Predicted 3D model of a 138-nucleotide RNA (c-di-AMP riboswitch aptamer (ydaO/yuaA leader)) from a Bacillota bacterium. It matches the Rfam family "c-di-AMP riboswitch aptamer (ydaO/yuaA leader)". The family has 106 seed sequences and 7,607 matches in Rfam 15.1. Taxonomically the source falls in Bacillota (Bacteria, Bacillati). The prediction has a mean pLDDT of 78. It was read from a public genome assembly, where an Rfam model found it.
RNA sequence: UAGAUGAAAUCUCCGAAGACCGUUUAGGGAGUGGGGGAACCAAUUUGUUGGGGUGAAUCUUGAUUUUUUCAGUCAAGAAGGGCGACUUGGGCGUCCUAACCCGUCAGCUAACCUCACAGGAGUACACCAAGCGUAUGA
Numbered sequence: 001u002a003g004a005u006g007a008a009a010u011c012u013c014c015g016a017a018g019a020c021c022g023u024u025u026a027g028g029g030a031g032u033g034g035g036g037g038a039a040c041c042a043a044u045u046u047g048u049u050g051g052g053g054u055g056a057a058u059c060u061u062g063a064u065u066u067u068u069u070c071a072g073u074c075a076a077g078a079a080g081g082g083c084g085a086c087u088u089g090g091g092c093g094u095c096c097u098a099a100c101c102c103g104u105c106a107g108c109u110a111a112c113c114u115c116a117c118a119g120g121a122g123u124a125c126a127c128c129a130a131g132c133g134u135a136u137g138a
Stems, first nucleotide, its partner, number of pairs: 011122004020028002031117006041107001050105001051102004058078007079097006086131005091125001
């Protein structure tokens, strides 16, 4: 000097999940996010092939396996979501499209009721435009 690995801290990213108070224990209020729940409106429903919720995480086609179907796997496409270190729009690049829950039951929904505030990770193009902010000099 270069590369790799590990740890800690700062910083950052996905996500609602980050702060404050407290005898820093228990817990609490604010804040953020989710669910249930009238009138009106909507829907008029029948389904064991139930139905519904959180979430971006759905759909179509083809191939493969199987006696066939379903399911699974693979590929492509559509659609959806994240990141590239101020914000927004655009460009380019890149990544993800899971998992879990309720339990036969829930449309919307004021009042009201209720739940959560986890878990995981490490990107680095200021490319264009607009805006905000900081520092320095005059």